[in-house]
Molecule: SAM riboswitch aptamer (S box leader)
Organism: Anaerolineae bacterium
């Protein structure tokens, strides 16, 4: 890399460097950007997962589970819902337009398997 499971309408930016792109990929839409993009570095921050603490429930005692708090540690992240749509089901609709909703696909992250 792959695979499994869970989550994805929450949250959190400044400086230096850099110098034209960026928002994963394809198409369409929309947006950010020379009032400085990506990348890199420093500092700061966030709290989804692991984690820590408290508490509830249960118990002989625990574990698991619920709720809340935390940020020392492992990751991750810090424009816009994963920026929105694309494929399918259902509903609304005169309708092949459009809208709503559920799901799939893809992607991201975590924990784990190997």
């Nucleotide at each position: 890399a792959u695979c499994u499971u869970a989550u994805c309408c929450a949250g959190a930016g400044c400086g230096a460097u850099g110098g034209a792109g960026g928002c994963a990929a394809u198409c369409g839409g929309g947006c950010c950007u020379u009032u400085g993009a990506a990348g890199u570095c420093g500092c700061g921050g966030c709290a989804g997962c692991c984690c820590u603490c408290a508490u509830c429930c249960c118990u002989c005692a625990g574990a698991a589970g619920g709720u809340g708090a935390g940020a020392a540690g492992g990751u991750g992240c810090c424009a816009a819902u994963u920026c929105c749509g694309a494929c399918g089901g259902c509903g609304c609709g005169g309708g092949u337009a459009g809208c709503g909703u559920c799901g799939a696909u893809a992607g991201a992250u975590a924990a784990g398997c190997g």